Predicted 3D model of a 349-nucleotide part of an RNA (small-subunit ribosomal RNA, central domain) from uncultured Verrucomicrobium sp.
Context: one part of a larger RNA
RNA sequence: CUGGGCGUAAAGGGUGUGUAGGGGGUUGGGUAAGUUUGACGUGAAAUCCCGUUGCUCAACAACGGAACUGCGUCGAAUACUGCUCGGCUGGAGGUUCGGAGAUGAGGGCGGAAUUCUCGGUGGAGCGGUGAAAUGCGUAGAUAUCUAUCGGAACGCCAAAGGUGAAGACAGGUGACUGGGCCAAAUCUGACGCUGAGGCACGAAAGCGUGGGGAGCAAACGGGAUUAGAUACCCCGGUAGUCCACGCUGUAAACGAUGCAUACUUGGUCGGAGUGGUUUGACUCCAUUCCGGCCGUAGGAAAACUGAUGAGUAUGCCGCCUGGGGAGUACGGUCGCAAGAUUAAAACUC
Numbered sequence: 001c002u003g004g005g006c007g008u009a010a011a012g013g014g015u016g017u018g019u020a021g022g023g024g025g026u027u028g029g030g031u032a033a034g035u036u037u038g039a040c041g042u043g044a045a046a047u048c049c050c051g052u053u054g055c056u057c058a059a060c061a062a063c064g065g066a067a068c069u070g071c072g073u074c075g076a077a078u079a080c081u082g083c084u085c086g087g088c089u090g091g092a093g094g095u096u097c098g099g100a101g102a103u104g105a106g107g108g109c110g111g112a113a114u115u116c117u118c119g120g121u122g123g124a125g126c127g128g129u130g131a132a133a134u135g136c137g138u139a140g141a142u143a144u145c146u147a148u149c150g151g152a153a154c155g156c157c158a159a160a161g162g163u164g165a166a167g168a169c170a171g172g173u174g175a176c177u178g179g180g181c182c183a184a185a186u187c188u189g190a191c192g193c194u195g196a197g198g199c200a201c202g203a204a205a206g207c208g209u210g211g212g213g214a215g216c217a218a219a220c221g222g223g224a225u226u227a228g229a230u231a232c233c234c235c236g237g238u239a240g241u242c243c244a245c246g247c248u249g250u251a252a253a254c255g256a257u258g259c260a261u262a263c264u265u266g267g268u269c270g271g272a273g274u275g276g277u278u279u280g281a282c283u284c285c286a287u288u289c290c291g292g293c294c295g296u297a298g299g300a301a302a303a304c305u306g307a308u309g310a311g312u313a314u315g316c317c318g319c320c321u322g323g324g325g326a327g328u329a330c331g332g333u334c335g336c337a338a339g340a341u342u343a344a345a346a347c348u349c
Stems, first nucleotide, its partner, number of pairs: 004320003008302001012317001014201004021194002025088007033081002035077008049065006091191001092188004096183001098181001104176001107173001109171001110154001117147001119145003125136002162169002206247006215241002220236004258316006266294011298305002322349003331342004
């Protein structure tokens, strides 16, 4: 010098896209930069190392050798890497034919239910709780039957089911739209992988402006409970929840598991296709993609994991280095603010 790790012990970025960079299929020619090799030059002396010698020994010193692992020039080699020219099709992508889906954004439509309002019936309670009370009600409530306004959410189907990069996505309908999959041929010909910065997306809460407001409900008021009760329970109730546009940029943003590729016994279930078998369908057989469960080898501290790896390997990125102080202070950047992000130290155990 090399050599450690990241599901649960510290540690995978919330997710994608992509710049620089890193690394990159198969085959032939050229080149000779990396690489290997030869010669020459240089690499001051001293020091270090080896040998011999001199001080009585040693330290020390003298002489000789080796070494100075480096650099340069010229020549040679061409397996690998690079550069360059050409070819290929197993990677990647395009065309064609199908089919699935709560993928997305916007438009108009629907029924159930809650509340309010008008009217009818009716006449004393209702509501609520462990029990009560606050509350509502003879100015006619609750209950019940018509009618109407309005807002929000979409029962059953529904599933261990589907889609999406993630966040997430569910009444039904037509138009627009992204992505993925199967099949067979055909086309391009390494166009591919990863990705520091950058850019985009990103639940809920929160913020700005303007709407909307049925139900629910932080704050708040009241009633209870209690030693107290700034709570749990009850009666009310405003922001908010909804819409449009803009901001915020965080979550146990979780599979606590980065992305890509190859390889490595099996069983079983579900979703989407295709081919075969069959008179036809179900079944059965084969095959591709996706989603689960159980398990072999292996891995693992164990529990577990196990072709959807946490197995065997390769490439690239991110991150970790005792607990507290602290994801804090200061400074920078971003933000209207709330705050976010980057990120210490003293001290202490």
The source organism's lineage runs through Bacteria, Pseudomonadati, Verrucomicrobiota, Verrucomicrobiaceae and Verrucomicrobium. The coordinates come from a structure-prediction model, not an experiment, and the mean pLDDT is 88.